[in-house]
RNA sequence: UUUGCCUCAAGGCAAACCGUCGGAAACGGCGGGACGCAAAGCUAGAGGGGUGUCGGUGCGAACCACGCCAGCCAGCUGCCAAA
Numbered sequence: 001u002u003u004g005c006c007u008c009a010a011g012g013c014a015a016a017c018c019g020u021c022g023g024a025a026a027c028g029g030c031g032g033g034a035c036g037c038a039a040a041g042c043u044a045g046a047g048g049g050g051u052g053u054c055g056g057u058g059c060g061a062a063c064c065a066c067g068c069c070a071g072c073c074a075g076c077u078g079c080c081a082a083a
Stems, first nucleotide, its partner, number of pairs: 001083004012037002017032006035071001041076003047073002049069005055064003
């Protein structure tokens, strides 16, 4: 560097949904729970994309502003086995 597997060893994360708390919302924390994951680790003040509207402009479409998503791509780092 490439390939492979959530198992052969050591181990990890946790979708939907439910409870509870926070938030205007997107969504997030904690507990339960496993759809899946070899980066489902980290980065959202300097990439793209998606998403919300308490606020501003606008007839509207939309834009601005401020958030949210890393389990969408991307960037950075990295375990095991084989080559």